A computed fold for a 73-nucleotide RNA from an uncultured Candidatus Micrarchaeota archaeon, annotated as transfer RNA. Its Rfam family is "tRNA". Rfam links the family to the GO term triplet codon-amino acid adaptor activity. The sequence was found in a public genome assembly.

[in-house]
């Protein structure tokens, strides 16, 4: 310097062919009990990396730009 994948809750991901952002752990309140823990119910927690384009609409498609991780020089 080039080319691949990735980047989404605190963590580990999912999110199909563009149509209201989710699951699990955890963190919280409640229920149950002689307490804890488990369990059960129930909340809160997001600028989908960062910009700007396309579209009635973007997590998703296009360009750039950063970071991580591979590959080739």
């Nucleotide at each position: 310097g080039c080319c691949u994948u990735g980047g989404u809750a605190g963590c580990u991901c999912a999110g199909c062919u563009g149509g209201u952002a989710g699951a699990g752990c955890g963190a919280c309140u409640g229920a149950c009990u002689g307490u804890u823990a488990a369990u059960c119910a129930g909340u809160a927690g997001g600028u989908c990396a960062c910009a700007g384009g396309u579209u009635c609409g973007a997590g998703u498609c296009c360009u750039g730009u950063c970071c991580a991780a591979g590959g080739c020089g």